[in-house]
Record summary
Predicted 3D model of a 72-nucleotide RNA (transfer RNA) from Caldicoprobacter faecalis. Its mean pLDDT, the model's own confidence on a scale to 100, is 84. Taxonomically the source falls in Caldicoprobacter (Bacteria, Bacillati, Clostridia, Caldicoprobacterales). It matches the Rfam family "tRNA".

């Protein structure tokens, strides 16, 4: 300097155009003398940032940033 994967909830990841979810954690309740286990319910997201194309974008397309990885 070129090239390629990521980037989603506190942390591990789904979710390939039309409802943004799971497991773990966390709040509350039940159960216990208490705790822990189990059950039930619930909060918690500008899908890294700005722009596009669509009626409608996590999802396509650019430009940035940030992380690994190749190549020189």
């Nucleotide at each position: 300097a070129g090239a390629g994967u990521c980037g989603u909830a506190g942390c591990u990841c789904a979710a390939u155009g039309g409802g943004a979810g799971a497991g773990c954690g966390c709040u509350u309740g039940c159960u216990u003398c208490a705790c822990a286990c189990g059950c039930a319910a619930g909060a918690g997201g500008u899908u890294g940032a700005g722009g596009g194309u669509u009626c409608g974008a996590u999802u396509c397309c650019c430009u940035c940033c940030g992380a690994c990885u190749c190549u020189a």